A computed fold for a 1399-nucleotide RNA from an uncultured bacterium, annotated as small-subunit ribosomal RNA.
């Protein structure tokens, strides 16, 4: 010492990106009341108009252009007649003074940062190698001469700048001479000291060097100057240690280079320069080169260590248009000096000239961007002067700019069951804006008006007094001096009066709603918002933050421990060099002594000021300013001696040597061996061989393959053989021999730290590849052929060349891996194995494996062979992609290798683990899933639904399974939602207000297609309601949109066996455990085991129904016995059937076997039924944004004389086609005709309708019974028996069409069903493919019902007849459990790579 967002379905980690903070010489946008303090060209060291920025001294000098005074002369005027005024001339006489000579200054002050990587700067030292004007101190001196020159005067040239010639003159200008040592130089010398050359003090001799005057005064004299020497102070010069920058893709640089001797030069040392001599000097502790840059005090940031910066202020340096050079001077190589060269600008008479704002203002240009051509020398400071003073764009002030910091204000108190307005809502009302406003009381900072009004001022000057050498110093008094500025400040007055904005409101991050928009417009720092309900865009209301500012942009530090010294890593995330030897370097065992380099402490010096910290003080506060104090570091000195280092002595445990044994595929060279393969020769032998999933190419009658014998060639070494051994790594395997390296054990004699690591360097280094020469059996890139395939430049097959082998030489790389650098010490165990020791052992040493504790790790895992705890040294890493690419360099014959970027781009890329889903992964198991069967669909005709097309409309929805005889259990009108036309507008319907009413519904008539309109009739109800109508407005209405805003309902996986929770435990966590495992089951069914123990929703059971029995009750059901001619018809009966109730029964209960003395399974007995007895109802957590806004409900949006409402007609019934679902068939197990038996379940009053009559028939007429165990529908049909047909488009099949009818209905044209007669189409069992079904099932046969006026091949039910087959789980589909892989998570219909095309 604060963190957060972002990789994932979720998690932990690694890791980058981004944000919150502070800062700025800033800029931009919006806004703006005041003051104080500080600041203001970061870009073009780009170019500059104009003005100003360095002069001063007359007390150095000659002078007199201009000014003032004076004197003299002349002229004019006035008058007071000797004065005034004016003009002219003369005189430098006085004050002064342009230009000139001379002195001092101009080397300061001011500006800028181009250059500079350097002793430039900082810091600390040194100079025995130096200088220093003005200033201070001490000692001394100034004698006497000389010659010039500017100005001036005269003349000349030139456009100008300016120049030339002649002549005169002065000085504190210039030059000799004299004088001079405590000065300088040389020589000799006493003494002392040091640092190598040497330095200091004293003495002697010789030589050399000075000067200027001026002012005041009557003068004496004093003052200001001058010269020499020494000393001080100040300022400089030189040298040295240390420190502060990027690139090694800059590794070698250097001839005055390095040194010496001697000279020259300088203030001074020095290759600074020169001659000669020598050959050195610098460099991985980074020379040289390139790039960049003024350095420091300090500033910003940071907890600090650090990082970044060097604007203002201070110090140093450098520069002054660019480059060079010197002159003068104490000082310059000189910003407002000179000369030369160059570029540029200007003037020009074209011959020549002039200039240098990086001084202050100012202009242009550049730029996102930076001010006034201001005032004053009043103060501070500087130059000159004796002084007054002059000069000073230094400085002090003012002006402009919110560009920064600090301070102040824009009001304060009261004021509500809370105004108006705005906004929002669940909207008769409430919330919010909000005590906010209004209103009442009060205050007056700042601003405005009026008045007063500082401090900055003291020097200096004048006068007086005092001290000492009349000038200096001190004291007192007097007058004068302010740019800023009538400013600060103070007093008074009026008056809430004149003064608030900016950004934000999805998360990070404080702050939320409405409307608009609809992946558009736009936002965005990161993640990301926007595709019709956007807290993310735009507006509004509200809120939050800061506030005369607020946001944005840019840049720096922080957060970032994300370059890690403090303080990181390297098995798998980025990262251990392929391996060894070894140089420099780094580090280094034990004891003693010594030293004092590191280290530590005391003291001293320095660390400029300012700044920062601490304490205090002054401006009303603060910022700001002032005072005091502290401070890193460096240097010196004194001391300490533990540790490190140095030196010396010693030691044996590290390391090594010696002796004795041992193991081994360690290396290298030579020789030898057998099997196999191929080839050659010969023999036997005959038709194939070979090869594959299947084949073909290929080989073979010219004799293959096979087999025998002999021979040849090359390569590799079976068994042993292993979880083995050896080696530094790469790697090493037949046997023998030679040579050679390393290792281990035992013994304990020797050396005495000889060690570890190791940048560069050197060496080794699989395979492939390269060069030269051999060799070549087998194998085999390339290549050829055959297959496979959509293709197949592949996988498979047949051939086959480099190569593989040897020798020599290159290459130098690999997933060169244990993805784990080397060495050392320490830190639980257990168990294999190799080698050795030992008499032996449970022992010891060296290796090599496994399990595992502590510890560690993000986890996986590692764990004495560490990835543990520490020490030493080396290599390497710093987001992904671009890229191990480009370029440079080095190496290589080449291939290539080593070293190794950037632009650009992304918000991630990644590691480990978790849960799912998935796999042409594995294991186990189910299901009419396959298989085994039976019957269908797909072909035909028709029906029906859908698509498509058509149409005014063919209303809408449903879309793989899970849409398509589905919503629709029934479209001629209606339905109806669609279309055309005709109409209505508070409406067909609901609620509410008011008015009117005598006359509502209904009926009739007329018009009209009808809605409707008009008239009549009618008579409910009567002033309350109701009803009708009219008016007004709220509203009604919508099958309009959104099923991706929803409720409800439903489908599907699936009646599959699963889905979860609590507590506990394990894990950093996501999660796991339980639910896994062993059995078993239809079942997460049950049993056993188990860090789990329990529980819930599911399963099962409880419910309904069928199958057996019992009991109860018997009418309309039933009829055995009795009666009856007959019929359950009646009497009778309560036995049977049946019906309705209530019970019983089945539970693996019993037996045997198997199993674990379990659960359970198999078999059996009994039983109507046996292991779930059959069927139904019942559908877990969830999935599919599945379906439905058109059943209904509903948010939002939309329509409102229409998207609402009424009506007539049409359409939903169309028809080249395509698909689904059905019906009927194709026939003889059949058709037709005749005879004629047996159900169940239902329905019935606007109904079912017996029976009788009529009709061929549909049906009609009459009509009993029955609201139904009573009557009716009701005939069951197939089956059965008899007859016929004889395999054909038929006596099959019935479509289509013609004709005639029946029925329903307001109405059968579009568009109903049925009947009769006639017609008699396709179709002869159906391609690929596909569906249903496991028993009373399939198949087949008929019957009923709902809807309904009528309309059924559909749907929902009912019974009759009544099979076949299941070996089995390899395969297809779907599902369950466990496990494994994963780069998938929208989850394999995933993800993702390459090519091509378009843009």
């Nucleotide at each position: 010492u604060a963190g957060a967002g972002u990789u994932u379905g979720a998690u932990c980690c690694u890791g980058g990106c981004u944000c919150a903070g502070g800062a700025u010489g800033a800029a931009c946008g919006c806004u703006a009341g005041c003051g104080a303090c500080a600041g203001g060209c970061u870009u073009a060291a780009c170019a500059c108009a104009u003005g100003c920025a360095a002069g001063u001294c007359g007390a150095g000098g000659g002078g007199c252009a201009g000014c003032g005074g004076g004197g003299c002369g002349g002229c004019a005027g006035g008058c007071u007649u000797g004065c005034c005024u004016g003009c002219c001339g003369c005189c430098g006489c006085c004050g002064g003074c342009g230009a000139c000579c001379g002195g001092c200054g101009c080397a300061c002050g001011g500006g800028u940062g181009a250059g500079u990587a350097a002793c430039a700067c900082g810091u600390a030292u040194g100079c025995a190698a130096c200088c220093u004007g003005c200033c201070c101190g001490u000692g001394g001196c100034a004698g006497g001469g000389g010659g010039a020159u500017a100005a001036g005067c005269g003349g000349g040239g030139g456009a100008a700048a300016c120049c030339c010639c002649g002549u005169c003159u002065a000085a504190u200008a210039c030059c000799g001479c004299g004088u001079a040592a405590c000065g300088c130089g040389g020589c000799c010398u006493u003494g002392g000291g040091g640092c190598a050359u040497c330095c200091c003090c004293g003495g002697g001799c010789c030589g050399c060097c000075a000067a200027a005057g001026g002012g005041a005064g009557c003068a004496a004299u004093c003052c200001c100057g001058g010269c020499c020497a020494c000393g001080g102070a100040u300022g400089g010069g030189c040298a040295u240690g240390c420190g502060g920058c990027g690139c090694a893709u800059u590794a070698g640089c250097u001839a005055g280079u390095c040194g010496g001797c001697g000279g020259g030069g300088u203030a001074a040392c020095g290759g600074c320069c020169c001659a000669c001599c020598g050959a050195g000097g610098c460099g991985a502790c980074g020379a040289u080169g390139c790039g960049u840059a003024g350095g420091g005090g300090u500033u910003c940031u940071g907890a600090g260590a650090g990082g970044a910066a060097g604007g203002c202020c201070c110090c140093c340096c450098a520069c002054a248009c660019u480059g060079g050079u010197a002159c003068u001077g104490a000082g310059a190589c000189a910003c407002g000096g000179a000369c030369c060269a160059g570029a540029c600008u200007c003037c020009u008479a074209c011959g020549g000239g002039a200039g240098g704002c990086a001084g202050c203002a100012g202009u242009g240009a550049g730029g996102a961007a930076u001010a006034u051509u201001g005032g004053u020398c009043a103060a501070u400071g500087g130059g000159c002067g004796c002084g007054a003073g002059c000069c000073u764009g230094a400085a002090c002030c003012a002006g402009c700019c919110a560009a920064g910091u600090c301070g102040c204000g824009u009001g304060a108190g009261g004021g509500a069951a809370g105004a108006c307005g705005g906004c929002c809502c669940u909207a008769c009302g409430g919330g919010u804006u909000g005590u906010a406003a209004a209103c009442c009381u009060c205050u007056u900072u700042u601003g405005c008006c009026g008045g007063g009004g500082a401090g900055c001022a003291a020097c200096g000057g004048g006068c007086g007094c005092c001290a000492c050498g009349u000038g200096u110093g001190g004291c007192g008094c007097c007058a004068c001096u302010g740019a800023g500025a009538g400013u600060a400040c103070c007093c008074g007055g009026a008056g809430a009066a004149a003064a608030a904005g900016c950004a934000u409101c999805g998360g990070c991050u404080a702050a939320c709603u409405c409307c608009g928009u609809g992946c558009c417009a736009g936002c965005a720092g990161c993640c990301g918002c926007g595709g019709u309900a956007a807290u993310a865009c735009g507006g509004a209301g509200g809120a939050u933050g800061c506030g005369a500012g607020c946001g944005u942009u840019a840049u720096c530090c922080g957060g970032a421990u994300u370059u890690a010294u403090u303080g990181g890593g390297u098995u798998u995330a980025a990262a251990g060099g392929g391996u060894g030897c070894g140089u420099a370097g780094g580090c280094g065992g034990a004891g003693c002594g010594u030293u004092a380099a590191g280290u530590c402490a005391g003291u001293g010096g320095u660390c400029a000021a300012a700044u920062u910290g601490a304490g205090g003080g002054g401006c009303u506060c603060a910022a700001c300013c002032c005072c005091u104090u502290c401070c890193c570091g460096c240097c010196a000195u004194u001391g300490a001696a533990a540790c490190u280092g140095g030196c010396g002595c010693u030691c044996u445990u590290g390391a090594g040597u010696g002796g004795a044994a041992g193991a081994g595929a360690a290396g290298u060279a030579u020789g030898c061996g057998g099997a196999a393969u191929g080839c050659g020769u010969g023999g036997u032998g005959u038709a194939g061989c070979g090869g594959u999933g299947a084949a073909a190419u290929g080989c073979a009658u010219a004799g293959a393959u096979a087999u025998c014998a002999c021979g040849c060639a090359g390569a590799a070494c079976c068994c042993c053989g292993a979880u083995u051994g050896c080696g530094a790594a790469g790697g090493c395997a037949g046997c023998a021999u030679g040579c050679c390296g390393g290792c281990u054990u035992c013994c304990u004699a020797c050396u005495g730290a000889c060690g570890c690591u190791g940048a560069g360097g050197c060496a080794c280094g699989a395979a492939a590849g390269c060069g030269u020469g051999g060799g070549g059996a087998g194998c085999a890139a390339a290549u050829a052929g055959g297959a496979u395939u959509a293709g197949a430049u592949a996988c498979c097959c047949u051939a086959g060349u480099a190569g593989u082998c040897c020798a020599c030489g290159c290459c130098g790389u690999a997933a060169a891996c244990g993805a784990u650098g080397a060495g050392g010490a320490c830190c639980a165990a257990g168990u294999g194995u190799u080698g050795g020791g030992g008499a032996a052992g449970a022992c010891c040493c060296a290796g090599u494996g496994c399990u595992g504790c502590a510890g560690u790790u993000a986890a996986c895992g590692c764990a004495g062979u560490g990835a543990g705890u520490c020490c030493u040294c080396c290599g390497c890493c710093u987001g992904g992609g671009g890229a191990g690419u480009a370029u440079g360099c080095a190496c290589g014959c080449a291939a290539g290798u080593g070293u190794g970027a950037a632009a650009c781009u992304c918000a991630a890329a990644g590691g480990a683990a978790u849960u799912g889903a998935c796999g042409g992964g594995g294991g186990c198991c189910c299901g009419c899933a396959c298989a085994a069967g039976c019957g269908g669909u797909g072909g035909a005709g028709u029906a029906u639904g859908u698509g498509g097309u058509u149409u005014a409309a063919u209303u809408c929805g449903a879309a793989g399974c899970a849409a398509c005889g589905c919503g629709a259990a029934g479209a001629a009108c209606c339905u109806u939602a669609c279309c055309a036309g005709g109409c209505c507008u508070u409406g067909a319907c609901a609620u509410a207000g008011g008015g009117u009413g005598c006359g509502a519904a209904g009926c009739u008539a007329u018009g009209g297609a009808g809605a409707c309109a008009u008239a009549g009739u009618g008579g409910a109800g009567g002033u309350a309601a109701a009803c009708a109508u009219c008016c007004a407005u709220a509203c009604a209405g919508g099958u309009g949109g959104u099923g991706c805003a929803u409720g409800g309902u439903u489908g599907u996986c699936g009646u599959c066996a699963g889905c979860u929770c609590g507590u506990g435990u394990c894990g950093u966590g996501a999660g796991a455990u339980g639910u896994u495992c062993a059995g078993u089951u239809a079942a997460g069914u049950c049993u056993g085991g188990c860090a789990a123990c329990g529980a819930g929703c599911g399963c099962a059971a409880c419910c309904c129904u069928c199958g057996u029995g019992a009991u109860g009750u018997g009418u309309u059901a039933c009829c055995a016995a009795u009666a009856u001619c007959g019929a359950g018809u009646u009497a009778g009966g309560g036995a049977c059937u049946c019906a309705c109730a209530u019970c019983a029964g089945a539970c693996u209960g019993c037996c045997g076997g198997u199993g674990a003395g379990a659960a359970a399974c198999c078999g059996g007995a009994g039983g109507a039924a046996g292991g779930c007895g059959g069927g139904g109802a019942u559908g877990a957590c969830g999935u599919c944004a599945a379906a439905u806004c058109a059943u209904c409900a509903u948010g939002c949006c939309c329509c409102u004389u229409a998207u609402g409402g009424c009506c007539u007609g049409g359409g939903c019934u169309a028809c080249a086609c395509a698909c689904g679902u059905a019906c009927u068939a194709c026939a003889a197990u059949g058709g037709c005709g005749g005879c004629g038996a047996c159900a169940g379940a239902g329905g019935g009053c606007a109904g079912c309708g017996a029976g009788c009559c009529u009709g061929c028939g549909a049906a009609g007429g009459c009509a009993a019974g029955c609201g139904a165990a009573u009557c009716c529908c009701c005939a069951a049909a197939a089956a059965g028996c008899c007859g016929u047909c004889c395999c054909a488009g038929u006596u099959c099949g019935g479509a289509u069409u013609g004709g005639a009818g029946u029925c329903u209905g307001c109405a059968a044209c579009c568009c109903g069903a049925c009947u009769c007669c006639a017609u008699g189409a396709a179709g002869u069992u159906g391609g690929a493919a596909u569906c249903g079904c496991u028993a009373g099932u399939a198949a087949u046969c008929g019957c009923g019902g709902a809807u309904c006026a009528g309309c059924a091949u559909g749907c929902c039910g009912c019974g009759g007849u009544g099979a076949a087959u299941a070996c089995g789980u390899u395969c297809u589909c779907g599902g369950g459990c466990c496990u494994u892989g994963c780069a998938c998570a929208c989850a394999c219909c995933g993800c993702c790579c390459g090519u091509c095309a378009a843009g």
Its Rfam family is "Bacterial small subunit ribosomal RNA". Its family is annotated with ribosome and structural constituent of ribosome in the Gene Ontology. The sequence is in RNAcentral, with records from ENA and SILVA.